Source information:
The prediction has a mean pLDDT of 82. Predicted 3D model of a 71-nucleotide RNA (transfer RNA) from a Candidatus Staskawiczbacteria bacterium.
RNA sequence: CGGGGUAUGGUGCAACGGUAGCACGAACGGUUUGGGACCGUUUGAUCUCGGUUCGAAUCCGAGUACCCCGA
Repeated sequence: CGGGGUAUGGUGCAACGGUAGCACGAACGGUUUGGGACCGUUUGAUCUCGGUUCGAAUCCGAGUACCCCGA
């Protein structure tokens, strides 16, 4: 320098162009003498900027970070 891939709550992952979910975690409460386990409630996210579309996590363009291949 060229090509390809990935980017979604604190973590690991889902998600036909049509209400962004699951598990673990965290907070609070219940249970317990206490802890763990269990139960209930809550919490919190689409890498950035544009474009297409009635509607974008999803499609398109540019950029950023990381990984792989080539030079």